[in-house]
Molecule: RNase P RNA; transfer RNA
Organism: Pseudomonadota bacterium
Parts: sequence; structure tokens; C1' cells
RNA sequence: AGAGUCGGUCAGACAGUCGCCGUGUCAUAGCGGAGGAAAGUCCGGGCUCCGCAGGGCAGGGUGCCAGGUAACGCCUGGGGGGCGCGAGCCCACGGAAAGUGCCACAGAAAACAGACCGCCUACCUGCGGCCGAGCGUCGCAGCGGCAAGGGUGAAACGGUGCGGUAAGAGCGCACCGCGCGGCGGGUAACCGUCCGCGGCACGGCAAACCCCACUCGGAGCAAGACCAAAUAGGGGAGCGACAGCGUGCGGCCCGCACGGCUCCCGGGUAGGUCGCUACAGGCGUCUGGUGACAGACGUCGCAGAUGAAUGACUGUCCACGACAGAACCCGGCUUAUCGGCCGACUCUUCUC
RNA sequence: GCCCCCGUCGUCUAGAGGCCCAGGACGCCACCCUUUCAAGGUGGAAAUCGCGGGUUCGAAUCCCGCCGGGGGCACCA
Repeated sequence: AGAGUCGGUCAGACAGUCGCCGUGUCAUAGCGGAGGAAAGUCCGGGCUCCGCAGGGCAGGGUGCCAGGUAACGCCUGGGGGGCGCGAGCCCACGGAAAGUGCCACAGAAAACAGACCGCCUACCUGCGGCCGAGCGUCGCAGCGGCAAGGGUGAAACGGUGCGGUAAGAGCGCACCGCGCGGCGGGUAACCGUCCGCGGCACGGCAAACCCCACUCGGAGCAAGACCAAAUAGGGGAGCGACAGCGUGCGGCCCGCACGGCUCCCGGGUAGGUCGCUACAGGCGUCUGGUGACAGACGUCGCAGAUGAAUGACUGUCCACGACAGAACCCGGCUUAUCGGCCGACUCUUCUC
Repeated sequence: GCCCCCGUCGUCUAGAGGCCCAGGACGCCACCCUUUCAAGGUGGAAAUCGCGGGUUCGAAUCCCGCCGGGGGCACCA
């Protein structure tokens, strides 16, 4: 200098004028006023109500190990596998020697193996040829043996080599691979140049049913509480005094509590207050920890609307401004996003 | 704001790992029939299965993430 990886951060700036919401004041003044995703509503928690949040079945979720956390499907560190020269990145990564199921087409065969082409004729039987006339030799057929090679497929029942054989084959051996056990290391997942055993018996799919481990009660601020106003306490259906029915309660059962309760049609009101923002809160320093994070101290107060505020105009400047707008609140994930800035690191080339 | 459901030819739909480069009906196009039109008959075209990833040998179908559309939810007696 070029190419690249990871993490963090900003989100046009300044000034003036006029407005809007909240707060504050007797009234002015003053003070505060969108985001990194406020989004999707995909997870987790707080909060509220259902008496407690109970038991069982069913169902859902998660899925290598350890830790962090209020909790998580999140984060950190580690193990294993894959990609990259590398910094680094990616992985739904428990169990297929519990069971069941599926593996189209092609192919001989698709899962307690089997034999289409192929290889062989040692053993046994029959027939024939030859001669040196033998338990000779050659050929054919039968009975048989084999799985090396071919071809199919996503996948074919360890690989290479040597021996062995009629031909072959873990049939035997060496090396590699695999499985089991021991020993050693590690909290564990797991790892090992270690030792022994087994010739190898265990194809794939669990984002198929399933098994194992852990975990999950339901609804949601239109939750819920209070004040006020109005109406026809009208009609219909169901069940009805307790071994029943209904509600809380949601797919079912048990258990518990309450009882004139539930549903539909019809009718009325669509006003106000609380919940409503101070918090697992932000920032800084120190300490512990590899880290996520935790602890101590200091400091700051930072939107709360309910037809719903956060805007418009003017001037100056620049790199000419993307995605996008709170609605009970937090922690994550995912998705959208113009341009910068900072830090750590890798590779290549050149120069000193 | 919260909760739930759906997405396959132009329209309505079948499908539930392979027999599906997706079947049927209506509609559309061509031909036959008819003097002509309709009806009828024969044939044909028409679907990136909303989009993008993943699992699997193989995905409309199973899983994840987006996109689009639809529906419901106030209080009182």
C1' cells in the first nucleotide's frame, strides 16, 4: 500500500421565531419530550386477575458440557464436526447394538442378507475322447463352491498389501479404521504416542412415530380496581338442591372453593380517576472473574399521550442525511437500515 | 394495543414425503356439429404451490425466518 475478519459507536450540526404534550406556578417564567431497531409479536420474566397455583393423564417446548442470569429457545467459556492459507466463521450437536415404520426409480439384492453377469470344478455322480491302461489325464453335464471383478443407486454388510485357495473370502497375518473394557488427564462434554480383548457382530432417516433427561397452570393493561351515568332486571334455551348441574377451569379426570348460575336474542352507556412509569435503571471509578457477569462507592432523574404531543419556517455549515414513530414495563432473538468514526487482528506485496 | 386463522392455474378447490416438472370443476383458446348462435363432443394452453433458507437421496407436504390477507376482543343490567 492492497485485500479481509471481529467488536464498539454516531444517526446531520448550530442559532432564532412560532406551535404541540407533560410538569410546574395564583399567573408568567423555568424544566423534560422517540429508537437502535420504538418493528415482527418469535421466546423469557415482572405486574394483574382467576381461592392456593395442587395431583395425574394427554399435549407443547428445549436437547454436547460447564457457567452467567429474575428467566430464557439468550449470552460466555470449553468439547466435537465442517469451511477458510489465516484472523475467524458455521452447526436442531441426546438415543438407530428398546421397539415400530420408511428407503421411490434403477438394480440380482435395500437390511434376521442375497446371487443377474461373472469366477471355479478340489470333493461326489454320470457320459465321452486319448494312450503309456492307471484310484492316469482331458472335455462336457449334474450335484455343488465363491463373492474377487462388472453394472445400479443417495446408500451395497470395513480399506490397502502379502499369504492362502480349485476359485475365493478377516480364512490367516501386518498396518489403518471400528467397537468394548481398563488405566491416565479433565468438574464435565471429551481426549490420549498407553494396555488388553473382539476379526468386525452393529447402513441411513428421530425437522417419522417413539425412548430418555429437563421444563411448561390459564389469560392478558381492551389485565384489573374505583367513581359516575343510563335501561325493559324483558324474552328464549340449559341445568337445578348436592353421587347432579354450572362457574373459577383452559383438552380430560381427580381434588378444592362458590352458587341461581351459564349461554343466546333484545336493551343501555360509550364519561372520569388509578394502574402509568423510579427502575433486574443510565453513566463513571475500583475490586473479583479467561469471559458472560457480579459486588462496592459516587453521580444523574431521562416521554407518559387517550383522536392520541415530539412539529413547521428562516439563516449558516458539511461528508447533503438511510431504516423508521413510544402506548404496562424490562431481558433477548429476528428482520429493515444512507453514510461515517474508533479499536483489536489476519494475509499478500514493497521499503528501511 | 392484544389474540387467532389463512395463502396451490384467471376463479373455486384436491393433495397429508416418491406413483405429482401437481389432479378436477368453471372460465379461456382451437377444431367438429349447425344456415348462424347456444347447448353438446374432441383436443390444448394456463400454477417460481406467497418468498427465502434448512432437514432428507427426494419437500406443495416436515422445521425456521420473513411477506401479504382476513377475523375477533370495551363496560352495565